[in-house]
Molecule: transfer RNA
Organism: bacterium
RNA sequence: GGGCGGGUAGCUCAGAGGUAGAGCGUUGGCCUUACAAGCCAAAGGUCGAGGGUUCGAUUCCCUCCCUGCCCA
Numbered sequence: 001g002g003g004c005g006g007g008u009a010g011c012u013c014a015g016a017g018g019u020a021g022a023g024c025g026u027u028g029g030c031c032u033u034a035c036a037a038g039c040c041a042a043a044g045g046u047c048g049a050g051g052g053u054u055c056g057a058u059u060c061c062c063u064c065c066c067u068g069c070c071c072a
Stems, first nucleotide, its partner, number of pairs: 001071007010024004018055001026042005048064005
């Protein structure tokens, strides 16, 4: 330098046009002598950046950044 994939909650990931979710974790409550486990609830997101298309973009298109694998 070229090809393919990934970037979404603290972590691991899903979602692929109608405005975002799960598990684990965190916080509070219940339970317990207490802790763990379990149950209930809550908080937590510029969806990598910019631009384009669209009534509407995390999703489609373009450029760029970061990252993994392969080729040279």